[in-house]
Context: one part of a larger RNA
This record gives sequence, C1' cells and structure tokens, in this order.
RNA sequence: CUGGGCGUAAAGAGGGCGUAGGCGGCCUUUCAAGUCGGAUGUGAAAUCUCCCGGCUUAACUGGGAGGGGUCAUUCGAAACUGUUGGGCUAGAGAACAGCAGAGGGAAGUGGAAUUCCCGGUGUAGUGGUGAAAUGCGUAGAUAUCGGGAGGAACACCAGUGGCGAAGGCGGCUUUCUAGGCUGUUUCUGACGCUGAGGCCCUAAAGCGUGGGGAGCGAACAGGAUUAGAUACCCUGGUAGUCCACGCCAUAAACUAUGGACACUAGGUAUGGGGAGUAUCGACCCUCUCUGUGCCGAAGCUAACGCUUUAAGUGUCCCGCCUGGGGACUACGGCCGCAAGGCUAAAACUC
Repeated sequence: CUGGGCGUAAAGAGGGCGUAGGCGGCCUUUCAAGUCGGAUGUGAAAUCUCCCGGCUUAACUGGGAGGGGUCAUUCGAAACUGUUGGGCUAGAGAACAGCAGAGGGAAGUGGAAUUCCCGGUGUAGUGGUGAAAUGCGUAGAUAUCGGGAGGAACACCAGUGGCGAAGGCGGCUUUCUAGGCUGUUUCUGACGCUGAGGCCCUAAAGCGUGGGGAGCGAACAGGAUUAGAUACCCUGGUAGUCCACGCCAUAAACUAUGGACACUAGGUAUGGGGAGUAUCGACCCUCUCUGUGCCGAAGCUAACGCUUUAAGUGUCCCGCCUGGGGACUACGGCCGCAAGGCUAAAACUC
C1' cells in the first nucleotide's frame, strides 16, 4: 500500500466560518479528455502456463504455442463521468405574513439576604463541634428594633422546559443585534455538501495594567482529631472570585458518538407553530411540520446496548487509530509576558 476500524477495547479535532481540493439534482445539445471497441507497432532472452521431445526418472534441459501493458499511433462508439450551449424546480437561497425563546452586546433599575458602621432596648454569655478548643464578648457581644454603606448573586416562577455552533445563557426595564420555526409557493435558478492549510470563538484556573472587594476562599496562621495529620472538622484569612481593557487556548470542552443527504414498524410524554373538526368562545379530538425525552420492532453489536435525535441501510467529504510502558515526554520548530500550549521521537524494557 491493500485491508480493518474509531459510544465503552487504540482512535471523532472543544466549536464555527471558510480557501484550495474532493464530491454533487432533473431534461436536452456539442465535443470526445476519461471510458469502451477494432487495426498496426512494440512489449529482448531467461522466468511463468500448456503441448511435444532429451538425459533410466525427477530436478535439469531443447523446441513450439500462449499469457503479460495506466504503452504509442490510428480509425470508430457516445450510455456513464467530464466539457460546451440551452432549459427546469423537487436541493439551496430570497420575499411576504406570523410565532416562541435564560441567544449575544450596552445602559438603567428592584427587592430579599450576608457583612460592616451609627443609634436605641438589654445583660452575660456567644459561636462552633461527634465532643471540644482556638475565636468574639463587661472597652457591653450574641439577641432585638430603627437608620446608613457597600459588593456579589438573583428565592418563588423552574420543568425530564427553552435558546445557542460549541463554550455557555436565568430578577426587571429600555435599546442595538443574530439565529430558528410555521404558513404562502411570489422571486432567483444548482447558486449545493464537505473542508487540508488559514481565520475567529472558546468554562474554570492563570497572567498584565487599573479599579473594586460584601460573602466565599487556594496559600498561610491557629484550634482539634491522630501513632503522626504538612488532610478530612472548627476559628480566622491573602491571592482569587467581581468590573474595564489586553493575553492565555486548555477540560471527563462528554451524547466519551465529526458534518451533510436519503431510506427503514410503532407507542408514549413534552416545547413551538399550522390545518381540519367541534363550539357562542376557549378546550377536547384528528392530521401535519419542527424540537426535546422515554420505551420498543426489524436490523446492528464482542457484549453492554443503539434503534426515524441510529451505534440500522447507503452515498459524499474531513479528522483520527495501528501492543503496554518509556511518553499528553526529550530534542528541534512555531506560539506565549510568564505559566505553559501545539507538533512529536528514540534508546531501553515487558
């Protein structure tokens, strides 16, 4: 290479946009590059296959025939691929009318709670635990009432619910903005799918500069526990958590399941639309499109399980795997302020 694979055995890139490339709907036309056929040339000998012969046989060997090609030239064919021209609307996109939503950005604003400060009442405890102690408190704590400050998060609604490409998104209002679904079938007329590189986004932690700092809380200190206790428990508590701007680019970034399209029993629940039926009307009921779950047939699977949201049946494109350790490593390169990230071996060993 051929071949086999990627939910859990090694293996789907965290996600998107998209370049090159690969692949690509229906009808018709041109050409004849691919494709198919004929002819001619060439394809050395040996080797290989078949037939006949020679050494007693075989190996070995002589003769004949055949086979052998991404080959060249030439003459044809036109279904398929390609190419040229024309057309179509089922793919794709647009328009119009509706609909739902924690989708994103910005500004503003609300109440509860914690903490702190001030004042009142009030007096000896409080706090914490398995039990305690450290801690706080007669300089008046805890408790309770009133006032104030500040930061962060938004109880109930809330759902097996919704939205987003993923990360993720949850008080309320305003504003800017993106996508989706349904209906009509008005327009364009294959404009599509995938996507090596590339670019962009990317939880938490971390980094830089400047703010902010209520609660929580790595590190750290103390108290316990214990044989010890650099822990689990308790009292404190710094970075951080929050904001602005700029970096970092990783996660069990998981559905451990790449994307697109088509096809293949059903049942049930639920979110968003539409049509019908019914009705005074809203429900109910029937059908249908789209999402999210559960169960399940055929089929698949090593089994577990998956099953119209496939791990079934097929097509196209990309990524990835090739025994365990060494090794998410070394070296080199690229990126980063750093931490480190990406790419990625070998010796040796089982």
The prediction has a mean pLDDT of 87. Small-subunit ribosomal RNA, central domain from an uncultured Chloroflexaceae bacterium, 350 nucleotides, folded computationally. Rfam family: Bacterial small subunit ribosomal RNA. Rfam links the family to the GO terms structural constituent of ribosome and ribosome.